[in-house]
This record gives sequence, C1' cells and structure tokens, in this order.
RNA sequence: GAUAGAGGCGCGAGGUCCAUCAGUAUCCUCCGGCAAAGGCCAGGCAAGCCGCCGGCGGGGAAAGGGAACAUCGCCGAAGUGCUGCGGGAUUGCCUGAUCCCGGGGUGCUGGGCCGUCAGGAAACACCUGCCGGACUGUCACAAGGUUUUGUGAAGCGCUAUC
Repeated sequence: GAUAGAGGCGCGAGGUCCAUCAGUAUCCUCCGGCAAAGGCCAGGCAAGCCGCCGGCGGGGAAAGGGAACAUCGCCGAAGUGCUGCGGGAUUGCCUGAUCCCGGGGUGCUGGGCCGUCAGGAAACACCUGCCGGACUGUCACAAGGUUUUGUGAAGCGCUAUC
C1' cells in the first nucleotide's frame, strides 16, 4: 500500500401496510356581523382571481415525523456544526424571505441504552445537541489466582492475509 473482516436492540435508503396528524386544513347549506375597502409570503411594476370574520350543521384530507414487515446498501456505517456551489417551489420580472433537493470543502462523534437541560415536531411519539451514568467493542500500559481487574486513548483506529 492492497484485500477481507469484527463491535450489536449496529447504521442508513426506498417499498408495503398501520396508527397518529385530525374531525385539523379545507369544501357546502343556513344564520349573523363587517366591508366598498381589502386579500392572494414582503416591497416595486404588471396581470389575473377572490369579498372577510364568526356560529350551528353536513362532508372531509395530505405532507413531514413514527411502529411493524420484508428487501437492498453497508461498519465514518452514519449523524451533526460551519462554509460555499447548483437546481426547484411560493402568478410574470427585480430584490428579499421561507421551504425542499443534490452533491463539494472542513471540524467533531468508536457503538447502542438511560437520564437532566435545550432545540425541532401536532405530540408525552420520535429526532438532534451539550453534559452525566452504567454497559459494550478495540488498542496501549500496569497488576494478576490465566484471560480477570484497573487506568488511559480514539475509528485518519483495530484484526487477519498478501
């Protein structure tokens, strides 16, 4: 340097299906109120469309997030902070804002679990982050009653073969 492996409630992707989202958004009848102006992400120009709010009633979703199942790809798997590039959506153009997708650069994290706090989320589900706890795998060092105990470190690591 190359190849192949190991850690275990191991990681991730899309698919099927289920619950939740939610009797919510939204549509319709009726009733009441308001308005002649307003509204459609913000401002400007232009174009088009539409009244607005509330109440009883009748219809009534979806996405994101989640469980299960099987499959596929894997063991910096993956996650996350910062940064820059490309593309898309919100009527057309300009500027912006918000959201989504893709793949770069760089930093951090061995892994799963539990917990406080913080953020996201409709949510007490779940995700993410800092911190803490025990557990677990790897290596180093030391001790030792022979593979056990202690201390420490980090995956740019470890083991095996060439």

RNAcentral holds the sequence, with entries from MGnify. The RNA shown here (Lysine riboswitch aptamer) has 162 nucleotides and comes from uncultured Dysosmobacter sp. The model forms 100% of the base pairs in the Rfam consensus. NCBI's taxonomy places the organism under Bacteria, Clostridia, Eubacteriales, Oscillospiraceae, Dysosmobacter.